[in-house]
RNA sequence: AGAGUUUGAUCCUGGCUCAGAACGAACGCUGGCGGCGUGCUUAACACAUGCAAGUCGAACGUGAUUGAGAGCUUGCUCUCAUGAAAGUGGCGCACGGGUGAGUAACACGUGGAUAAUCUGCCUGGCGAUUCGGGAUAACACUUCGAAAGGGGUGCUAAUACCGGAUAAGCCCACAGUCUCCUCGGAGGGUGCGGGAAAAGGGGGCCUCUUCUUGAAAGCUACUGUACACACCAAUGGAUGAGUCCGCGGCCCAUUAGCUAGUUGGUAGGGUAAUGGCCUACCAAGGCGACGAUGGGUAGCUGGUCUGAGAGGAUGAUCAGCCACACUGGAACUGAGACACGGUCCAGACUCCUACGGGAGGCAGCAGUGGGGAAUUUUGCGCAAUGGGCGAAAGCCUGACGCAGCAACGCCGCGUGAGUGAUGAAGGCCUUCGGGUCGUAAAGCUCUGUCAGUGGGGAAGAACCCUCCGAACGUGUUCGGAGCUGAAGGUACAAGGUACCACUGAAGGAAGCACCGGCUAACUCCGUGCCAGCAGCCGCGGUAAUACGGAGGGUGCAAGCGUUGUUCGGAAUUACUGGGCGUAAAGCGCGCGUAGGCGGUUUGCUAAGUCAGAUGUGAAAGCCCUCGGCUCAACCGGGGACGUGCAUUUGAAACUGGCAGACUUGAGUACUGGAGGGGGUGGUGGAAUUCCCGGUGUAGAGGUGAAAUUCGUAGAUAUCGGGAGGAAUACCGGUGGCGAAGGCGACCACCUGGCCAGAUACUGACGCUGAGGUGCGAAAGCGUGGGGAGCAAACAGGAUUAGAUACCCUGGUAGUCCACGCCGUAAACGAUGAGUACUAGGUGUUGCGGGUAUUGACCCCUGCAGUGCCGCAGCUAACGCAUUAAGUUCUCCGCCUGGGGAGUACGCACGCAAGGUUGAAACUCAAAGGAAUUGACGGGGGCCCGCACAAGCGGUGGAGCAUGUGGUUUAAUUCGACGCAACGCGCAGAACCUUACCUGGGCUUGACAUCUGCGGAAUCCCUGUGAAAGCAGGGGGUGCGCUUGCAGGAGCCGCGAGACAGGUGCUGCAUGGCUGUCGUCAGCUCGUGUCGUGAGAUGUUGGGUUAAGUCCCGCAACGAGCGCAACCCCUAUCCUUAGUUGCCAGCAUUCAGUUGGGCACUCUAAGGAGACUGCCGGUGUCAAACCGGAGGAAGGUGGGGAUGACGUCAAGUCCUCAUGGCCCUUAUGUCCAGGGCUACACACGUGCUACAAUGGCCGGUACAAAGGGUUGCGAUCCCGCAAGGAGGAGCUAAUCCCAAAAAGCCGGUCUCAGUUCGGAUUGGAGUCUGCAACUCGACUCCAUGAAGUCGGAAUCGCUAGUAAUCGCGGAUCAGCAUGCCGCGGUGAAUACGUUCCCGGGCCUUGUACACACCGCCCGUCACACCACGGGAGUUGAUUGUACCUGAAAUCGGUGGGCUAACCCGUAA
Repeated sequence: AGAGUUUGAUCCUGGCUCAGAACGAACGCUGGCGGCGUGCUUAACACAUGCAAGUCGAACGUGAUUGAGAGCUUGCUCUCAUGAAAGUGGCGCACGGGUGAGUAACACGUGGAUAAUCUGCCUGGCGAUUCGGGAUAACACUUCGAAAGGGGUGCUAAUACCGGAUAAGCCCACAGUCUCCUCGGAGGGUGCGGGAAAAGGGGGCCUCUUCUUGAAAGCUACUGUACACACCAAUGGAUGAGUCCGCGGCCCAUUAGCUAGUUGGUAGGGUAAUGGCCUACCAAGGCGACGAUGGGUAGCUGGUCUGAGAGGAUGAUCAGCCACACUGGAACUGAGACACGGUCCAGACUCCUACGGGAGGCAGCAGUGGGGAAUUUUGCGCAAUGGGCGAAAGCCUGACGCAGCAACGCCGCGUGAGUGAUGAAGGCCUUCGGGUCGUAAAGCUCUGUCAGUGGGGAAGAACCCUCCGAACGUGUUCGGAGCUGAAGGUACAAGGUACCACUGAAGGAAGCACCGGCUAACUCCGUGCCAGCAGCCGCGGUAAUACGGAGGGUGCAAGCGUUGUUCGGAAUUACUGGGCGUAAAGCGCGCGUAGGCGGUUUGCUAAGUCAGAUGUGAAAGCCCUCGGCUCAACCGGGGACGUGCAUUUGAAACUGGCAGACUUGAGUACUGGAGGGGGUGGUGGAAUUCCCGGUGUAGAGGUGAAAUUCGUAGAUAUCGGGAGGAAUACCGGUGGCGAAGGCGACCACCUGGCCAGAUACUGACGCUGAGGUGCGAAAGCGUGGGGAGCAAACAGGAUUAGAUACCCUGGUAGUCCACGCCGUAAACGAUGAGUACUAGGUGUUGCGGGUAUUGACCCCUGCAGUGCCGCAGCUAACGCAUUAAGUUCUCCGCCUGGGGAGUACGCACGCAAGGUUGAAACUCAAAGGAAUUGACGGGGGCCCGCACAAGCGGUGGAGCAUGUGGUUUAAUUCGACGCAACGCGCAGAACCUUACCUGGGCUUGACAUCUGCGGAAUCCCUGUGAAAGCAGGGGGUGCGCUUGCAGGAGCCGCGAGACAGGUGCUGCAUGGCUGUCGUCAGCUCGUGUCGUGAGAUGUUGGGUUAAGUCCCGCAACGAGCGCAACCCCUAUCCUUAGUUGCCAGCAUUCAGUUGGGCACUCUAAGGAGACUGCCGGUGUCAAACCGGAGGAAGGUGGGGAUGACGUCAAGUCCUCAUGGCCCUUAUGUCCAGGGCUACACACGUGCUACAAUGGCCGGUACAAAGGGUUGCGAUCCCGCAAGGAGGAGCUAAUCCCAAAAAGCCGGUCUCAGUUCGGAUUGGAGUCUGCAACUCGACUCCAUGAAGUCGGAAUCGCUAGUAAUCGCGGAUCAGCAUGCCGCGGUGAAUACGUUCCCGGGCCUUGUACACACCGCCCGUCACACCACGGGAGUUGAUUGUACCUGAAAUCGGUGGGCUAACCCGUAA
C1' cells in the first nucleotide's frame, strides 16, 4: 500500500466482498509448564444456608459463671477477685462493598460564582467547666399471645434528661455611626433586651476519716489551673458537602408550536442557604426554526479499540462523579440520609401459623434455581494495606491479602542437539526410467530447560508494647507532640511457596486450519448438477488442483480455526477530503423576510484574530528515560505531552463595531430607439360548415384496395344572397419580446420591462435568499354562456388468426368566452443566481461614433442581445469553450447501489381527480454512463453470384431401381439428419464380407512376445457331427553353425502365468482426415502516429477490377497469408524422333498388306506464341475501359489442380492412431443356419415411359478414352438367343474387348392405351459359384399393369454449355438404372438489378455478444410460502368518567403526660 466482482473487451460511476487490528467473548478440534491479569455483556429474575458493622467497663446500673477466703446452721450466708450476657448511654452504622434500572438532566465534563451557605471527627488560637432536680430501661413480681411481640405494678444509675445563675466574645431584635464596594451589599464601633457545661485517669500528700509498715473508698486542699481525655461558647484552618452560572457531548420535524405557579413584581412562610421552593395579591408575561414541546434511546467522564491524522465506535476490569437498593410513597434520627444489611404505609411475591396474626428483601462475599451461546470456590487469613470503636491492649472487617477453577487474554519456556545415504523398509505418485516423504528414521556421539523423587530454604516486620538515652523549646521538678538511637519481646494466611544445589533421563510433552483466484501452498483415488462446498467471484452434469479421502505442501503454534461485534481499507457523508449537461443529483419561474456574504479611504475601538504570562487541565493510562522481578508480560521512580477553559498584559494588518469622507457597484433625472411584452374595447378580409334561391344530372365521397356514408325527396359541381363561430395565409427569418409558462390580422386607449447617448444628482442604498408569497403549457373540475371546424369516449365500415389499434365514415364531452379552482410536464440548454478574469474568426438584430459620399451602400470601430466554428483549459468520454461544462469568490437547492417506491402510513392542501412531503420489511450483486469491436435491422448507399429475370430441360403424378424414416422382427448390425443426412460410409450383403440373431464349441485363446516339456514341418486314412470340432490310426525326419551331444532360427502339440483380444462406451478428452461458408476477397503483422483505454490508422476516400486487381490521394511506411502468376490438360506453329503410327508422290495388295518414305496426320519431348504489346478515343498527363488492326487464340483464351484467418463442441473412436472407462470360460474367439433383401405407409435420388422430331425392320458411315496373362480372347463351328465348343494372337500405338449409338438411305405403322409403354406373372433355359429357396445376372416363348406430359411447390444450366446419343473403367467368381471417365450431334436466352436467396465494402441505430433461432414484458394453469379480508372468540396495554382510598409532614381543635416555678382547702 491494495485486491476480486457489472463487459466480448474498455474507461468511468457505483455498490457488494476480502486481506489488518481488537475483544469481559462463545463454539469445534487439540492441549506440557510457569508468571501477570481477567471472568453473568442475558432475568434491576427469584433466592435455601453461612458470613459481610460493630465497638467502648477509662460514661452507667445490674451482675450469670468461675476461683480464693471467712463464718458456720454442712449447705447456706458474707467478703475479695474474675467478669459472660443483656440493658441505659457515646461514637460508628451516610464509609467501605454492589449494580446501571431510572435519568437527555446543571446528571456528567470543563471553567467560574457563593457579598446566598453548612461542615461530626482533626487542627491553630480565645474564653469557660457553677448550683440543683425529677425520671427511666435493665432487674423483681405479674399478665396477654401459638409466635413475633407486648401490657401492668415496684426499685435504680449515668458523659441519658430537665431547670436556675454567670456572659469577654458570639447569635437575635431595635436605634444610630464609620470604612469599603461588583451599588446588590460586606466589614467595624456604640447603646438597650433573651441563650450552655460531665466526668475519668496519671501524679502528689498523709492535714482530716479508716486501718495504720504504708495504703485506701480519705484529701486533691497548701502550690498550680499548666498538661492529657472529654464537654460548652465563640473564632480561624483543613476536609467534605449544598446551591447557582458560561460552554461542551445522542436520534426523530412523518413531534411546530409549548406554558396559569406558567414569566415577573410586592409581602409573608420555609431552608444551612438563593429562588414560585410554597402562599396571597398585582401585572401579562416566558420559551421556540441557533429546534421549544413531544417521542425514542442512553448512566456521564478519565479512558479503551481503531485510524497516518482528522475522525469513528465504545464506556468491562482500574479511577472520579451521579443514580439505585423487591416496586411505589413518606418522613424520623443525625454534622451528614429522605438511609443496600434502619423505621412507617401501600402493592406484588415467598415463608411460618394454633387462622387470630406475624416474618422477609444477596444490584455485599461464596452459593442455588432460572434465563442464556456463555462467565468460577457455599476456600484460608486479618500476617500486610486500609477502615470503625477504644487511652490502649485489642475486637470487628467476604474491604483487602492470598489460594482454588477456566488456554479467557498477554508474556516467557519446553517437547531436544550434532552426525548419519544401503538415499533402508513402508506410504504416495510415475512417462515404469524413477521421483518424493527424506538426514527425516534407525544407528553413533552429546546436552540438560521443564515435569518427577528426596534435601536445604528466604525477603515481604514497619508499626505497636516495655525500657533506656540524648538534643531542642518551655521549665522548679516531673513529664511531653514531633525527630532520633540501642536492646528485648510479640507475630506469617499464602507455605515448606519463590529460589538454590544434588539426583534423574531423550526418557513424560503437537496440534489446528488451509492448498481454484483474491492468497503462501498440487497430485492421485472416489463421486457424477448426486452427495456436498462457498467470504465474493463461483465449483459439481465421468478425466473436479474448488465436493469426500489419501500422499505431499503452506501458514500459525499450546494453540489453531469458525461465528459475533467495532474501527480500518471506504475519498462509500468528503472539515482535512466528493459531487449535480448525459452515471444518483439544479426547486418550472419570479418577488422578497430572516440569515450568510459584501466597493474605495481616514480616525477611534479591541468583540473576532495574533503574541507573552499566570492558574487549571486529579491519579492511573499513552509517550520518553532510569530502575525491580534471570528476560518479557507486569510493577516502581522521574520527565514530557495534554490541541481545552479561565484570568491578565500587549499588538492593530485583516474581519466586526462607531464616526467621517469618496464614486467606480447600484439607482434617479434628460434625449432618442426597437419590439407577436401585458390588458381592454372596436374593425376587417380569406377559408370551412350551414340555410335560401338559380343552373344542372347521376353519381359523389373515401382508400393500398374497398365499404360504411351522402345523393333522383336532385347530391357532388357551379353562381348569387345570408347566418354563425373559430383561427389570423403571404410578410416569417437558428429574426424580435418576456422571469418562466408563453406571445403573430388591423386600429385606439391603459400599462411593464429593455437598449443607446450625453450630462447632472444620491452616495454602498448591493448580491443571494431557508420559510413566505405571486405567476405558472396542456389536460381536468365548478357555475353561466357559446359551439363553425376539429375531436378523447362511443357507433359503424375495413384490415387481421384476432384488431377493444393504425385507415375510412360519423360523432359527444372538450377546444372558445366570463368568473373561480387545480399547480403538474422530456415545465429541457435535461446546465440555479450574481461578480471578475482568460486567443480568435464569421453571421445576424437594435442603438451609437469615425472616414467618405449629393445620398443610399461599402469600410473601420463601441455597447447590448442572438447563432455557428475554433485555441488554451476542463471532461470518464461524448463534448463545453467570453452566452463555459475554463479560472476564482458569495449565497441557495439537491445526491449517496438497483428493486420495493415517488409506493404505504401520517400531517397540512384540493369540490374531485390528485399534488407536496415521504419511509420500512424483504430482495439482488449488480443497476448505470460514455465510448470500442462485432453481429443484427421488414435502416440507408455501392457491388457481385444461374440469385431473380429471359430461356432450355427436368423433379413433384405412373411403373420400377436405390437410399431413408416408420412399422415389423429372434435379428432386421452400426453410423450420417436443413443447406452441408437420405444411388451417403457400401469402387458392388447368396456363404465369406458381418460388426446383428438362434444354436453348437474353445478359454493363454483366431493373432503377438517371453518361458518349461515333447516333437521336424508336412502329408494320408477312419469314426462321429450341420460344420467347427472331438476321438483314433499311419507314414515321416528336413535347414544353417558343428565331429557328435548340448545349444540356435523357423514350425507343430501340451502346460503355467505375465498377457492377448474387443466394429464395447466417450468425435463433448484427442491426433489425423473431411464437409461447409467459399475460389467469397478477404484475414493479419512490424514500426510509427492518434486515443487514459478497449482500439483506431494502415485496410477508409476518388476512380478501376474477376480480385485488398491496380492508380491517385492520405500519418502512415512496409510486410505476411490469401488473389493473380508459376504446375497439368487443351487450342496454333516450329524443332527433334519416326515404331506398333501415317501414306503426298513411286511400286504392290482384297486390305498401308508389302517395298519405300517420314512430307502430312498422329505420337511424345523441347521450344515459340498473348504482353492491353500496337493504333484511336474516353479518363485526373493515372490505373483502367471502349473500339480497331494483326493473329490459331484478345483482354484471367477454355478446363483442372490449388481452399487465407477462422466458423459450425459440423462428421468420423466402425479406415487408422490414441487418453480414460468397461468385459476377461466373455462385450474375446471358431462354426452352421438365419438376418442386413421384411412391408398398411411417408420422403429423397434416379431409370423407363406416356410416343410420329416417334416405334419396328433392312442397309450404310464416323469416335474418344480405357482395360487385358488366375486375363482379353479373334477367324471358324453349334444354338432363335443368353451362350457353348475351340483356341490364332496379345505382357499390348502391333492382338483382343470392339458392334460405337444417335446420324444417313429405304420400307412399314397413322393417333389408338396403339406395332406406344414395358411392369407383373407362367413356362423353358444359359452363366458364375462348394451352393442362386430365402436372395444373382442374362436369354427365349407367352403374359402386356400403371401411364395420354403430371396440383401446391421445386431443381439444373450462359457455349462446345444445356439437351440428346452411345463407349469405357474401378469394385468384382457372379451381380449397376449407381459412381468415375470418354467422345458424337448440338441449341435457346440474358431488357435489366425493383423484388426472393446468399455474399462483399462503407455508413447508421441497438437495452443483442450463446450475438434476432438474440433480448425481453405481462396474464393464466399447477404446487408451496408469507401477508391481507372474514361471523366471531380470547388475552395484554391504554384514554376518559365514577366508586373506595394508606402512611407521613405542617397547621387548627380536643384529649393525655409533664421539669422548675407559681396558685391552691381538697381534687
About this RNA:
This is a predicted structure of a 1467-nucleotide RNA (small-subunit ribosomal RNA) from an uncultured bacterium. Its mean pLDDT, the model's own confidence on a scale to 100, is 81. It matches the Rfam family "Bacterial small subunit ribosomal RNA". Its family is annotated with ribosome and structural constituent of ribosome in the Gene Ontology. RNAcentral holds the sequence, with entries from ENA and Greengenes.